Annotation: The RNA shown here (c-di-GMP-I-GGC riboswitch aptamer) has 88 nucleotides and comes from a Woeseiaceae bacterium. The coordinates come from a structure-prediction model, not an experiment, and the mean pLDDT is 88. The organism belongs to Woeseiaceae, within Bacteria.
RNA sequence: UCCGAUAAAGGCAUACCCGGCGAAAGACGGGGACGCAAAACCACCGAUCUAAGGGGCUGUUUGCCCUAAGAUAGCGGGGCCACCGAAG
Numbered sequence: 001u002c003c004g005a006u007a008a009a010g011g012c013a014u015a016c017c018c019g020g021c022g023a024a025a026g027a028c029g030g031g032g033a034c035g036c037a038a039a040a041c042c043a044c045c046g047a048u049c050u051a052a053g054g055g056g057c058u059g060u061u062u063g064c065c066c067u068a069a070g071a072u073a074g075c076g077g078g079g080c081c082a083c084c085g086a087a088g
Base pairs, nucleotide, nucleotide: 002088003085004084011036012035016031017030018029019028021026034074041079042078044077045076046075047072048071049070050069053067054066055065056064057063
């Protein structure tokens, strides 16, 4: 360094609930644990989600499509930093 143990010390926190934020996806705080050895951090690539606003079609107050933009790092890849130390 790779690697990741029925090790130790510690860490994070899914669904769901509550609160206020957002148009929404979703994020934040509290509770809670499905899980996680990077489930720390970064939207660069792919993917997925949202679409108030903008555009198109429709034609009447609605539906469909596209999209600026936003979101997910607990979707994958990549980048970057890091705790512990058995075996190999």